[in-house]
RNA sequence: GCUCUCAUCGUCUAGGGGUCUAGGACACAGCCCUUUCAAGGCUGCGACCGGGGUUCAAAUCCCCGUGGGAGCG
Numbered sequence: 001g002c003u004c005u006c007a008u009c010g011u012c013u014a015g016g017g018g019u020c021u022a023g024g025a026c027a028c029a030g031c032c033c034u035u036u037c038a039a040g041g042c043u044g045c046g047a048c049c050g051g052g053g054u055u056c057a058a059a060u061c062c063c064c065g066u067g068g069g070a071g072c073g
Stems, first nucleotide, its partner, number of pairs: 001072007010026004018056001028044005049065005
């Protein structure tokens, strides 16, 4: 340099055009329980890498960029 691939809550991930307010687990916070702690139950908080395009509608499709990974030279 070229090709392929990945990027979603703090972490790990589901979702690949419209279904519901982007779902779950862990973590965190509050409450319940307990003499207290842990465990358990309930509730809350919290995310689509950036820009552009296509579309009535984009986290999802396309392009460019940024970053990670792999291969080739």